[in-house]
Context: one part of a larger RNA
RNA sequence: GGAUGAACGCUAGCGGCAGGCCUAAUACAUGCAAGUCGAGCGGGUAGCAAUACCAGCGGCAAACGGGUGCGUAACGCGUAAAUAACCUGCCCUCAACUGGGGUAUAGCUCGGCGAAAGCGGAGGUAAUCCCCCAUAGUCUUGACCGGUCACCUGAUCGGCUGAGUAAAGUCUUCGGGCGGUUGAGGAGGGAUUUGCGUCUGAUUAGCUAGUUGGCGAGGUAGCGGCUCCCCAAGGCGAUGAUCAGUAGGGGCUCUGAGAGGAGGGUCCCCCACAUGGGCACUGCGACACGGGCCCAACUCCUACGGGAGGCAGCAGUAGGGAAUAUUGGGCAAUGGGCGAGAGCCUGACCCAGCCAUGCCGCGUGCCGGAUGAAGGCCCUCUGGGUUGUAAACGGCUUUUAUCUGGGAAGAAGAAGCGCGAUGCGUCGCGCGGUGACGGUACCAGAGGAAUCAGCACCGGCUAACUCCGUGCCAGCAGCCGCGGUAAUACGGAGGGUGCAAGCGUUGUCC
Numbered sequence: 001g002g003a004u005g006a007a008c009g010c011u012a013g014c015g016g017c018a019g020g021c022c023u024a025a026u027a028c029a030u031g032c033a034a035g036u037c038g039a040g041c042g043g044g045u046a047g048c049a050a051u052a053c054c055a056g057c058g059g060c061a062a063a064c065g066g067g068u069g070c071g072u073a074a075c076g077c078g079u080a081a082a083u084a085a086c087c088u089g090c091c092c093u094c095a096a097c098u099g100g101g102g103u104a105u106a107g108c109u110c111g112g113c114g115a116a117a118g119c120g121g122a123g124g125u126a127a128u129c130c131c132c133c134a135u136a137g138u139c140u141u142g143a144c145c146g147g148u149c150a151c152c153u154g155a156u157c158g159g160c161u162g163a164g165u166a167a168a169g170u171c172u173u174c175g176g177g178c179g180g181u182u183g184a185g186g187a188g189g190g191a192u193u194u195g196c197g198u199c200u201g202a203u204u205a206g207c208u209a210g211u212u213g214g215c216g217a218g219g220u221a222g223c224g225g226c227u228c229c230c231c232a233a234g235g236c237g238a239u240g241a242u243c244a245g246u247a248g249g250g251g252c253u254c255u256g257a258g259a260g261g262a263g264g265g266u267c268c269c270c271c272a273c274a275u276g277g278g279c280a281c282u283g284c285g286a287c288a289c290g291g292g293c294c295c296a297a298c299u300c301c302u303a304c305g306g307g308a309g310g311c312a313g314c315a316g317u318a319g320g321g322a323a324u325a326u327u328g329g330g331c332a333a334u335g336g337g338c339g340a341g342a343g344c345c346u347g348a349c350c351c352a353g354c355c356a357u358g359c360c361g362c363g364u365g366c367c368g369g370a371u372g373a374a375g376g377c378c379c380u381c382u383g384g385g386u387u388g389u390a391a392a393c394g395g396c397u398u399u400u401a402u403c404u405g406g407g408a409a410g411a412a413g414a415a416g417c418g419c420g421a422u423g424c425g426u427c428g429c430g431c432g433g434u435g436a437c438g439g440u441a442c443c444a445g446a447g448g449a450a451u452c453a454g455c456a457c458c459g460g461c462u463a464a465c466u467c468c469g470u471g472c473c474a475g476c477a478g479c480c481g482c483g484g485u486a487a488u489a490c491g492g493a494g495g496g497u498g499c500a501a502g503c504g505u506u507g508u509c510c
Base pairs, nucleotide, nucleotide: 001510002509003508004507006506007505008504009503010502013362014361015360016359017358018357019355020354021320026318027317028316030315031314032313035060036059037058040057041056043054044053045052046051067273068272069271076198077197078196079195080194081193082192083191086190087189088188092185093184094183095182096181097180098179099133100132101131102130108123109122110121112119113118139164140163141162142161144159145158146157147156148155149154169178170177171176199245200244201243206236207235208234211233212232213231214230216228217227218226248270249269250268251267252263253262254261255260275296276295277294278293279292298309299308300307301306326352328351329350330349334348335346336345337344338343365396366395367394368393375387376386377385378384379383402446403445404444405443406442410437416431417430418429419428420427421426454499455498456497457496458495459480460479461478465494466493467492468491469490475482476481
C1' cells in the first nucleotide's frame, strides 16, 4: 500500500447492488417449512339433486429442495481413466400383451379398557390392495449341437429344446383420452475399482490376525475378507508405515511484477452430519433433518399406572460473545411435488423490513462581490498580517429533500372456446382471466439556498506552524523518541494538511 463475513470511537443526507452468529454441532416457548390425487376404492355428514366437506384404504411424492461443517488426513476431494462384475421409479422411442378366478382388511356397526397417548375384541365391506390360474419373448435359468477366442476347468455368439415368471382399470361427447404388464433401446443419475496429487510433528520407528493371499460357500444390484469354513504366512514401513495434532475438499478469493504466500465467508460442484450411539424396514433410490425401533443424556405432561419431544429449515427466545437482522408480504415470476385439468402445497424462491458491513453513484449549491466589514488569532502593536471572496450584499439554478398529479416493465404460457392443418401424437391463428413488490421505480409540476459535514493529523519517516498553559508533572508514542520554565512532539486555541458520509483505531492476511 492492498484486502476484510469484521469489531470499537466520533460523526452521519439519499439511492443502487451485494453481504449480515466467524463464538455454544449450546438449550429451545410459539407459528409456519410436504403434500397431493374423488378421472383407483368403499363409506360418513349436509343437501331434492348436482355437489361440497370429512377421515379411511390405495397411488405418487416425501431420498428433491433447505441447513450446518461435528467428524473425516482418506473410505473424502481434485484430476485422468476403467466396468473385467452392476442397478436405474418418473420422461422419450420401439415390440408384444392387458384373459379368468379367489379371500382378506381399514373405514363402518356393536361392545370394552385407559387420565391421556392410544389399544385390543366381535361382526361385516371395496379397490389400480393382496393371492392363484392361464397366456410368453429380444426376459431369467438349465441341457444339447455348432462357430470363434483361449486352450486347463473356460469366455462369447448362433441354433434347438425344457423349466420359471406378467397385468388394472378408469373417464368419455363412444371418435377416443389417461393408465397397467413384460422386454429392448435411449438418456440422465447412481454403485464399484485404479493411478497420481492433497497440512504439521521422528522429542511418534516399527505396525498388522480377517491381518495379506488362495480353494470353496454365503451375501449383494454387483466385484471384493464384504462375511464364513479350510489352507498358506503373508501385507505395510525412512520414497515416513503406525501414532499424535490440526483440518471438510474443489471451482475460486486476497495479495504479489511473477514465482509464491495466505484463505475456502457469500455463489456453484462434491463429501459428511441431523440431541449422542446403534439398527434395520419401506422403496428405483435412504440406513432416511421435519419416518420407524432400541440404548443414553436432557426437557415436558401425568389421575403416578404411563406417555410426549428433538430449529445444524424460516422467523424468533435464552445463553455465550467485541460482534451479526423481521416471530414481515406473496406464490405475481422462476423452479419443485401431486393431479387429465381446474387447482392445491411450496419460510425453495421472489419481494419488503433492520444494519454506513462493503462497493458504486449523487448531493450539501453556482456566478458576481473589497471599505479586504465586524469578531477571532498573530506581530516588530497610533499600525500591519491572517481567517478571506470567506461573510454581508446583488443575481442565478433547484439535483436531493418536501408537497401535488400521472404512472410502469417484469405477463409468457394457460385451462377453456372458435377457426384451420394433420394418419396419430399434435401444430398454427384468434378470443381469453392473472402483479406480492406497489401507487414502488420513473415522469411532470410547485415554491424556496431553502433540507444536509464530519473525522484524523500537522517533530522526522509524512502533506501540514504559531501562541498560551504545563514544567521528567500531567501526559504522548507505530519506530526513532518528546516533557526537568520560551515544548512546531503533552493540553487548549488560531491557522493549516489529508480524506470525506465517512474518518480514525484495533484484530487478521499478502